[in-house]
RNA sequence: AGAGUUUGAUCCUGGCUCAGGACGAACGCUGGCGGCGUGCUUAAUGCAUGCAAGUCGAACGAGAACCUCACAGUGGGUAACCAGUGAGAGGUGUCUAGUGGCGAACGGGUGCGUAACACGUGAGUAACCUGCCCCACAGACCGGGACAGCCCAGGGAAAACUGGAUUAAUACCGGAUACCCUCGGGGGAUCACAUGGCGGACUGAGGAAAUGCUCCGGCGCUUUGGGAUGGACUCGCGGCCUAUCAGCUUGUUGGUGAGGUAACGGCUCACCAAGGCACUGACGGGUAGCUGGUCUGAGAGGACGAUCAGCCACACUGGGACUGAGACACGGCCCAGACUCCUACGGGAGGCAGCAGCAGGGAAUAUUGCACAAUGGGCGAAAGCCUGAUGCAGCGACGCCGCGUGAGGGAUGAAGGCCUUCGGGUUGUAAACCUCUUUCAGUGGGGAAGAAGCGCAAGUGACGGUACCCACACAAGAAGGCCCGGCCAACUACGUGCCAGCAGCCGCGGUAAUACGAAGGGGGCUAGCGUUGUUCGGAAUUACUGGGCGUAAAGCGCACGUAGGCGGAUCGUUUAGUUGGGGGUGAAAUCCCGAGGCUCAACCUCGGAACUGCCUCCAAUACUGGCGAUCUUGAGUCCGAGAGAGGUGAGGGGAACUCCGAGUGUAGAGGUGAAAUUCGUAGAUAUCGGGAGGAACACCAGUGGCGAAGGCGGCUCACUGGCUCGAUACUGACGCUGAGGUACGAAAGUGUGGGGAGCAAACAGGAUUAGAUACCCUGGUAGUCCACACCGUAAACGAUGAAUGCUAGCUGUCGGGCAGCAUGCUGUUCGGUGGCGCACCUAACGGAUUAAGCAUUCCGCCUGGGGAGUACGGUCGCAAGAUUAAAACUCAAAGGAAUUGACGGGGGCCCGCACAAGCGGUGGAGCAUGUGGUUUAAUUCGAAGCAACGCACAGAACCUUACCAGCCCUUGACAUGUCCGUCGCGGAUUCUGGAGACAGAAUCUUUCAGUUCGGCUGGACGGAACACAGGUGCUGCAUGGCUGUCGUCAGCUCGUGUCGUGAGAUGUUGGGUUAAGUCCCGCAACGAGCGCAACCCUCGCCCUUAGUUGCCAGCAUUAAGUUGGGCACUCUAGGGGGACUGCCGGUGAUAAGCCGAGAGGAAGGUGGGGAUGACGUCAAGUCCUCAUGGCCCUUACGGGCUGGGCUACACACGUGCUACAAUGGCGGUGACAAUGGGCAGCUACUUUGCAAGAAGAUGCUAAUCCCAAAAAACCGUCUCAGUUCGGAUUGUACUCUGCAACUCGAGUGCAUGAAGUUGGAAUCGCUAGUAAUCGUAGAUCAGCAUGCUACGGUGAAUACGUUCCCGGGCCUUGUACACACCGCCCGUCACACCAUGGGAGUUGGCUUUACCCGAAGGUGGUGCGCUAACCGCAAGGAGGCAGCCAACCACGGUAAGGUCAGCGACUGGGGUGAAGUCGUAACAAGGUAACCAAGGGCGAA
Repeated sequence: AGAGUUUGAUCCUGGCUCAGGACGAACGCUGGCGGCGUGCUUAAUGCAUGCAAGUCGAACGAGAACCUCACAGUGGGUAACCAGUGAGAGGUGUCUAGUGGCGAACGGGUGCGUAACACGUGAGUAACCUGCCCCACAGACCGGGACAGCCCAGGGAAAACUGGAUUAAUACCGGAUACCCUCGGGGGAUCACAUGGCGGACUGAGGAAAUGCUCCGGCGCUUUGGGAUGGACUCGCGGCCUAUCAGCUUGUUGGUGAGGUAACGGCUCACCAAGGCACUGACGGGUAGCUGGUCUGAGAGGACGAUCAGCCACACUGGGACUGAGACACGGCCCAGACUCCUACGGGAGGCAGCAGCAGGGAAUAUUGCACAAUGGGCGAAAGCCUGAUGCAGCGACGCCGCGUGAGGGAUGAAGGCCUUCGGGUUGUAAACCUCUUUCAGUGGGGAAGAAGCGCAAGUGACGGUACCCACACAAGAAGGCCCGGCCAACUACGUGCCAGCAGCCGCGGUAAUACGAAGGGGGCUAGCGUUGUUCGGAAUUACUGGGCGUAAAGCGCACGUAGGCGGAUCGUUUAGUUGGGGGUGAAAUCCCGAGGCUCAACCUCGGAACUGCCUCCAAUACUGGCGAUCUUGAGUCCGAGAGAGGUGAGGGGAACUCCGAGUGUAGAGGUGAAAUUCGUAGAUAUCGGGAGGAACACCAGUGGCGAAGGCGGCUCACUGGCUCGAUACUGACGCUGAGGUACGAAAGUGUGGGGAGCAAACAGGAUUAGAUACCCUGGUAGUCCACACCGUAAACGAUGAAUGCUAGCUGUCGGGCAGCAUGCUGUUCGGUGGCGCACCUAACGGAUUAAGCAUUCCGCCUGGGGAGUACGGUCGCAAGAUUAAAACUCAAAGGAAUUGACGGGGGCCCGCACAAGCGGUGGAGCAUGUGGUUUAAUUCGAAGCAACGCACAGAACCUUACCAGCCCUUGACAUGUCCGUCGCGGAUUCUGGAGACAGAAUCUUUCAGUUCGGCUGGACGGAACACAGGUGCUGCAUGGCUGUCGUCAGCUCGUGUCGUGAGAUGUUGGGUUAAGUCCCGCAACGAGCGCAACCCUCGCCCUUAGUUGCCAGCAUUAAGUUGGGCACUCUAGGGGGACUGCCGGUGAUAAGCCGAGAGGAAGGUGGGGAUGACGUCAAGUCCUCAUGGCCCUUACGGGCUGGGCUACACACGUGCUACAAUGGCGGUGACAAUGGGCAGCUACUUUGCAAGAAGAUGCUAAUCCCAAAAAACCGUCUCAGUUCGGAUUGUACUCUGCAACUCGAGUGCAUGAAGUUGGAAUCGCUAGUAAUCGUAGAUCAGCAUGCUACGGUGAAUACGUUCCCGGGCCUUGUACACACCGCCCGUCACACCAUGGGAGUUGGCUUUACCCGAAGGUGGUGCGCUAACCGCAAGGAGGCAGCCAACCACGGUAAGGUCAGCGACUGGGGUGAAGUCGUAACAAGGUAACCAAGGGCGAA
C1' cells in the first nucleotide's frame, strides 16, 4: 500500500466482498510446563447454609466461673487425710446479657433509574455545615429524680410483651458562672464587584461541662476562634438519536411578606403582576450511568465505557421519617404491595446488586478454600478483638509473555506409502544406526527475602518445605489444528457424476473436478489452530482534513422576500475574534521516553515528558468584527431617445368551415391498402349567390422579438409592467443570496353560470385480425371557448440554481450610440441571441466570454438496485389527488459514455437463375428407391432445415453383416515373448457322424533355406502355462485426420508509425472503376502477408516433329485403304505460336477504365470448361474407413457356424422412372457419333430357339479383334377413344448366373390390361452448344440399376429491368442484442414460500386529565385522659406523653383520552421461485416513434 466482482472487450460511476488490528468472548479439534493478568456481558430473577461490624470492664450496676481465707455438717479411713455439700468475706478483664460511649453514613456490591448541574472541566459561596484529628483562649461550681438489667407475677405455640418492686453511671435533669457564642441597642477605623464582610469601648436578655476513669504516665468533658479533612449549594462551557414530536408552561415567570433549611432560592404558603421557554430545536418520544481511559486509525475521526481509578445512582418494589457531625441509611426502623418460610390459625419471620455457594436463564463466566503474617479499617490507654476489605491458594489455554518436546553426524538415497512418460521421481538426513546434552517434568538433599511493629523477654509467615541452589537417572514423559481455483503462500492420483456436497466474494459439481470426499505431497501458524459474533480500518462509501449534482444518484417549475450567512474604497478608535508571552489548573493509573527490579519477557518500580483543554494576567493591532467620520467605482434616482407576439380591457376585420333557406343540376357521393358502416331519387355530392354562428388568425415568419418562468402572433384604441442606449446632475454601500413564508404557474381535471362552428376522451357502428376491448373508417358526448373560483402538477429541459470578477479569437443576426468618408460602406462601442473554435475542464460525449474554465458568496439537492416516491402519520384540496416521507424483505449488481460485432418489417451503393421474362419439371397416377412411423426374435448402425432422406451402399439370396434364434470354442480367427514336442508347410480326393462349425478315418502329391556340418540357426506346425490378444462396445461434447457449409463470396490480417486514458481506430474509409481489397487518384499513413488474378489441365486456330494399328490427294490394285506406295490432308501426341484493351475513334480528370453492328483475327475484352476453397462460422458430420485419450467386457460386449433378418406394411414425406398420347403409338427403311471396356474377359461368324438364350467356332493382352445395334431422324399407318395410348398387377411356360433364386435375383414368350385424359396450395432446375430431348459407355459386379459417373447426337425461348421475395458484399444509422432477433423482454392469471400495509376487534405496557380512597410519617391544631426531675406550703401550674382533628401524600379504585407493541377472520399490493397459461407492451422506424403530466375506458402488458 491494495485486491476480487457489472462488459464480447473498455473507461467511469457505484455498491457488495476480502486481506489488518482488537475482544470480559463462545463453539469445534487438540493440549507439556511456568510467570503475570483476568473470569455472569443474559434474569436489578429467586435464594438453602455458613461467614461479611463490631469493640470498650481504664464509663456503670449485676450475675456466672475461678482463686484465696475461715466456718458448719455428711461419707470413707485406725489416723494423718481424702471426696463432695452449704452459707459468708475478699480477690481476679476468664466469660455473659444489659445501661452507656464510639463505630455501624467507611470498606464491599451492582448499573435499575437518570438526557439531569448526573458527569467532565473551569469558576463562585461576602449564602453554608463539618464527629474523630491539630493549634489557641477560657472553664469543669452546687444539686436532683429516674429507667434497663436482675427478681416476682401474668398471659403467649413462637416471636415478642404487660404489670409490680429494687438499682449504678462519662445515661438524664435543675440552678450558678462565661460579652467567648446567639439575639437587641451602640459606634469609630478598615475591607469589598452589589446585597455586604471583619470588628473595639459600653449595655440588656439567653446559653456549658463528666469535683469522671486511671496501672498516676495520662485519657476524657464544656464554650469559643482558627486549621485540616469531608461535604452542601450556585454558575459558564462540553458530550446521544428523532421534526412522521412545533408549540410548551399556572408554582408556571417575577415581585412583596411569612414559614422552612446548615445555607441561597417558588423550596413552601398568602397576596399582586402576566409573565417564562422555543427552529442556535422548547415540549414530547426512544436509548443510555458519566469520566480518566480502551480499541482502531497516518491523522482528523469512529466505536466502546469489563478489569483499575474518580464521581453519581440504587439496595425485593413504592412511600416515609427517626437517630446522628454525617443517612432519609445494602447486612437500622415504620407503612403499603408482591413473593417465600414458620404456626397450636390467634399471629409472626425474611430480603446475597457483600464472600463462597444453589436453582433458573443462557453460546457462556470459577472454591460453600487458607490467613489476619503483610497493607488498610473499626473499637480500645494498651495487650488485643473484629475485618469474605485485603494478602494468598484452587479452577478455566480466557488473554499476554517465556520455555520445552532434543543436538551433531548419518545414502544402499533402506523398507513402506504416493505418483509415473515404467526410465524413474517424491516422502528424505527424514528414519534406522553412531556420538553428545539434560532445559522442563521426575527423585533426593539444602532452603529464603518478604518482619515493619508490638513486647521486659521469649516469640510472631497464610503463601510454603514455595521460589531458589546442589546432586542423580534416562532421549527418556511432552504436537496439533487450518489451508492448498483466483483474491492468497501451497498440486497430484483416486472416488463421486448438477448426486453427495463446498462456498467470505467471484463461483465449483451434469464421467478425465488442482474448488466435493478421502489419500500422498505441499504451505503458513504453533500449545495452539480454525469458525462464529462484535468493533475500527481498508471506505475519499457522509468527503473539517477529503466527494459530488448537463447525460451515472443529485438544481426546488419560477420569482419576490423575512430571519440568517456573506459583503466596495479611505481615515480614526476599540481589542471581541486573532497572534505571542507569563500564572493557575488539567487527580493517580494508562500511552510515550529514559533508567531500574524479577535469569529474559510479559509484569512491576522510579524519573521525565505529555495530557493538543479550561480559567486568568500582560503585550501586539495586519486582517475580520463593533463604534465614529469621509468617498464613489457596486446599487439606485432625475433627463433625452429607442425596440418589442410583455400584460389587461374594449371595439371592429377578412379567408376557411358547418348549418339554414333559394336557384342550377342528376345518380351517385363519401371513405379506404381494399371495403363497409354513413349520406342520397323525400334530389345528395358538385356549383352559384344570400343569411346565421362559433373558434382560430394563412402569407409576413426569421436557431427573429418580448417576458422571472409558465408562455405570448390578424388590426385599432385605452390603461400598464419591465428592458436597452446616450448624457449630465444627485443619494452615498442603500448590495448579493435567501431556510421558513408569499405571488405566479402549460395541459388535463373540478364547481357555478354562459357558449358550442370545427375537433374530439368515453360510447356506438363498420372494417382488420386467430382474437382486436387498438391502430384505419363513419358518427359522436364531456371537454376544448368565455366569466368567476379551485387544483399546483409536466421530459415545468439548456435534463445546466442565483450573483460578481477574470480568462484567445473568427463569423451570422436583433436593438441603440459614436467616428470617417467613396452616402452605403468601413471601423468602433454597449446590450441581447446563434454557429465554429484556442487555452482549460470532462469518464467520455462534449462545454468553451450565454462555461460544464479560473475564483468568491449564499441557497437547494445526492449517497447501490428493487421494495417506493409506496405504507403509516401530518398538512393542503369539493374531489381527483398533491406535499412531506420510511421500514421489513430481496439482489450483486443497477447505471453512464464510448468501442467492436451482430441485427433492423433503418437508409444509400452493388452483385447472384434472387426476382422478373421464358422453357421444362415436381406436387395428382402406377412403379422404383431412400426416410419417418408402425411391426418384429431381429427388422444392425449412422446421417436430420438449406448443408439428412437413389445419403454412407461403385450394387444385403449365402458371404457381406455389425442384428436375432440356436449350436459350438476359450491364450483364442490375428500379433509378440517363454518352454516342450514334431518337421516340411501345404494341397487334392474319398468316406463316417452332424444343420454346419467341428470331430474322426483313409488315399494321393510333395520332402524348406542357410551352414563353420553341431538335430547349430532361421522357418513352419502341434501342445502347455502366463503376460496378453480381441471388441463395428460408449464418448465426434476428450481428439487427430478427412469432409460438408456460408462461398469461388471478396474478403481476412500483420509490422512500423500516428491518434485515443482505454477497448480500439487509422491503413481497409473517400472520388471513380472492376468479376474481384481489380486498378487509378486523393488521404497520417508507409509497407507486407493469406485470399482475387496469373502460373496448371482441357476444348477452339495455326506452325513444327513423328507416321502404326491411323489417313488416301495423285499413281497402281481390291468385294473392301484390301495391298503397293505416300505422309499432302484427317487423326494421334510431343513441342511451339497466338489475345495484350495491343491499334483506331469517342468518353473520362491528361488516370484507371468504359463504349463502338470499329478494324484486324480462328478466337475480343477473365474466349468456354476444369482443378484450385483466405481468416473463420456451425461443440456441423464421422470413434462403423483409419488413428487415438479415457471408460467398459474378458468361458464374453471376443471367436466360429446354420437358419433368419436388414426386402416386414393401415400410413406420411423426399428423389426418380414410365405415362396420360398425334411434336404421338405401331410397322418399315436403314444414314450419321463420341467416350470407354475386354483373358476366370470381350466374342466375330455359323447353326438352333418366337425370344431370353444355347451349341460349335474365330480374332484380340487391343488406334489392328470384339462389345457395337447408336437413338431420335425419314417413310407408311392409326384419327382422339381409357384407344393400336398406358403399362401396373396377376396367371402360366421358360432362360441365365450361382453350392443355393422359398423368404429374396434379373431376363424371355404367351395371356391379363389397373390407375392415369397434364395434376390444389405450394415448389424446383436452367442464360447457349445451355435448357429440353435422344441414345451410348463405364465403375461396383457370379448375377442384379429407373441410381451414379462419363460420352456424344438433335438443339431452343427469354432477360424491359432491380420495385418486390431469398442470399451475399461495402458504407452509414439506431439498439435495452453479445448464446448476438431462433436475441432481449413486459404485465395479468395459476401454484409454493417470505416479509409487510389495512382490518370488526382483542390482549398488554407506558403515560395524561378529572374524581374517590387516604397507610405510615412529619407539620399544624386540640389535648377533658396520663404525667418523676422545675415552680409552689398546698391546691395547682409550667412542660411533656397518649389520643383526636385537619391539609399534604404512597399504594389502590372509577371515568375519559394519548401513545407503543402482540394477536386477528378477511383483504391490498410487494418480493422470491430450471423448464405452467394468455398475449407482445418496450429495445431496430420494435412493425401505430418512444416518453412525461393529467382524465376516461379496457383480461393483461

The RNA shown here (small-subunit ribosomal RNA) has 1501 nucleotides and comes from an uncultured prokaryote.